[in-house]
RNA sequence: CGCUCAUCCAGAGGGGCAGAGGGAUACGGCCCGUUGAAGCCCCGGCAACCCUCCAGCCGGUCUCCGCCGCACGACCACACGGUGCGCGCGCGAGGCUCCCGGCUAGGGAAGGUGCCAAAUCCGUCUCACGGCGAGAUGCGUCGUGAGGAAGAUGAGGA
Repeated sequence: CGCUCAUCCAGAGGGGCAGAGGGAUACGGCCCGUUGAAGCCCCGGCAACCCUCCAGCCGGUCUCCGCCGCACGACCACACGGUGCGCGCGCGAGGCUCCCGGCUAGGGAAGGUGCCAAAUCCGUCUCACGGCGAGAUGCGUCGUGAGGAAGAUGAGGA
């Protein structure tokens, strides 16, 4: 940074300074806060994105097989067979020693981040389903589910 991908219902708090706000933004709701908010510092912890170990599978890869294309074999054409070549094809077969990548399950935690009230606290936009409003495919409202938007964090990219 109007970029890409992944994740966001789990988990983890004490102390000091400070002194009135805070839960990203707007609105609505609901919460937290003088039994001390934000912010800063110290210590502790959680998690496992980066990192790392192991197993399995898949792909690349290797060997073989089949097919296709091209070339060759001293007449020409065609067909079959042969030989060679092909960064050609095949959910054909096998190997997987080494190397590379991916996926799945499990383990680790030194370091780089991150995080440690409530689902990203909830809603807002779209769709589906259901309840109610005297009937309705329309409208309103409430609920549930799915998706989106926005945001956060990480890994990458420019």